[in-house]
This is a predicted structure of a 72-nucleotide RNA (transfer RNA) from a bacterium.

RNA sequence: GGGCCCCUAGCUCAAUGGCAGAGCCCCGAGCUUAUACCUCGGUCGUUCCAGGUUCGACUCCUGGGGGGCCCA
Numbered sequence: 001g002g003g004c005c006c007c008u009a010g011c012u013c014a015a016u017g018g019c020a021g022a023g024c025c026c027c028g029a030g031c032u033u034a035u036a037c038c039u040c041g042g043u044c045g046u047u048c049c050a051g052g053u054u055c056g057a058c059u060c061c062u063g064g065g066g067g068g069c070c071c072a
Base pairs, nucleotide, nucleotide: 001071002070003069004068005067006066007065010024011023012022013021018055026042027041028040029039030038048064049063050062051061052060
């Protein structure tokens, strides 16, 4: 220098144009003499940033930022 992939909750990941979700973690309650396990409930999001397309964008397009892999 060239090509490709990724960026969503504290973490790991879903969501293929139509209400942003799950598991883990955390908090509360139940259970227990108590802890753990288990059960039930709850909190948490500027979807990396800025534009564009669209009635509507995590999703499509453009530019930028960060990370990874390959080639040279």

It matches the Rfam family "tRNA". From the family's description: Transfer RNA (tRNA) molecules are approximately 80 nucleotides in length. It is annotated as a transfer RNA.